[in-house]
Molecule: transfer RNA
Organism: Planctomycetota bacterium
Parts: sequence; structure tokens; C1' cells
RNA sequence: GGCGGCGUAGCUCAACUGGCAGAGCAGGGGAUUCAUAAGCCCCGGGUUGCAGGUUCGAGUCCUGCCGCCGCCA
Repeated sequence: GGCGGCGUAGCUCAACUGGCAGAGCAGGGGAUUCAUAAGCCCCGGGUUGCAGGUUCGAGUCCUGCCGCCGCCA
């Protein structure tokens, strides 16, 4: 340098053929307990890597860029 894959909550990952952005863990609170842990109930947390484009509508499709991984040279 070329090609491919990935980038979504603090972490690990979903989100179908474009149509409400979610789960588990972690965090906060409650109840329980002499107390703690586990388990139970509730709650908060998002510039979907960045910038554009297409569309009534984009996490999803298209273009450029950035980062990580792999292959080729």
C1' cells in the first nucleotide's frame, strides 16, 4: 500500500427484510438479616467511532475519514 471483518450503556453483547435503542453483568436504592453475602423488588445510565449522503424514517443502506484485528504484498 491492497482486501476483509469489527466499532452500540462502565464491561460483554443483542436489535429480523430500514420502522419504539435493549438484555446480562456492574452501579444506586429498597425490603430481608443481629450483621454480611447470595437470592428478591425498584431505579438511573446512549453524540449507535467521526463527518456527510439516500429516505417519510438510518444502529441497519451508500461515500470519506479514524481506531482495532486478520490476510496479501